[in-house]
SAM riboswitch aptamer (S box leader) from Algoriphagus vanfongensis DSM 17529, 109 nucleotides, folded computationally. The coordinates come from a structure-prediction model, not an experiment, and the mean pLDDT is 84. The sequence was found by an Rfam model in a public genome assembly. NCBI's taxonomy places the organism under Bacteria, Pseudomonadati, Bacteroidota, Cytophagales, Algoriphagus vanfongensis.
RNA sequence: GAUUUAUAAAGAAGAGGCGAGAGACAGGCUCGAUGACCCUCUGGCAACCUGGAAAUACCAAGGUGCCAAUUCCUGCCAGAUGAGAAGGUCUCAUUUGGAACUAUAAAUU
Repeated sequence: GAUUUAUAAAGAAGAGGCGAGAGACAGGCUCGAUGACCCUCUGGCAACCUGGAAAUACCAAGGUGCCAAUUCCUGCCAGAUGAGAAGGUCUCAUUUGGAACUAUAAAUU
């Protein structure tokens, strides 16, 4: 790097450094010189592995991970409700379910 499986509406800070974009991608919408993002230290959370333990739930925090906004919202398909325009059904809004994409973990390669 690839594949498979599982999970993703909860949770979680303060300093120092750097100096302009960042939130995966596209469209929105947010965050950002009152210093974001990223790095370091300390702190915390608890998704998966690990352990207590025979236990889905409880505890721990050793390994990864995570600590703005539901994965920030939408993206493709199928329904439901309402409105508009019209008589073929379309458009918009809200909402339900399933995919896809993304992220994380574990196993395999």